Predicted 3D model of an 88-nucleotide RNA (c-di-GMP-I riboswitch aptamer) from a Thermoanaerobaculia bacterium. Its Rfam family is "c-di-GMP-I riboswitch aptamer". From the family's description: GEMM was predicted in a large-scale screen for bacterial structured RNA regulatory elements.
[in-house]
RNA sequence: CCUCGACAAGGGUACGCCAGCCGAAAGGCCGAGCACACAAAGCCAUGGGUUCUCGCCUGACCCCAAACCAAACCGCUGGGCUGCCGAA
Numbered sequence: 001c002c003u004c005g006a007c008a009a010g011g012g013u014a015c016g017c018c019a020g021c022c023g024a025a026a027g028g029c030c031g032a033g034c035a036c037a038c039a040a041a042g043c044c045a046u047g048g049g050u051u052c053u054c055g056c057c058u059g060a061c062c063c064c065a066a067a068c069c070a071a072a073c074c075g076c077u078g079g080g081c082u083g084c085c086g087a088a
Stems, first nucleotide, its partner, number of pairs: 004086002012038002016034002018031001020029003036075001042081003046078003049073003055068001058065002
């Protein structure tokens, strides 16, 4: 250094619950506390996947549905980049 990940050390993240804010929604931000979990649960929407449906378009119209555009999720998964510690 690589692989690997310890009942190690010191730190980190935060599922979910509650309040507030943004958003049409998915979802995001933020606060107090608890802590489902995580060795990349750090970053990149790049392949796949999942979620949403404001808008647009088609079905004559409403309702509703499908397609498209857009959006969201990196704590779904593959890939890429970076990174703390150092027992076996």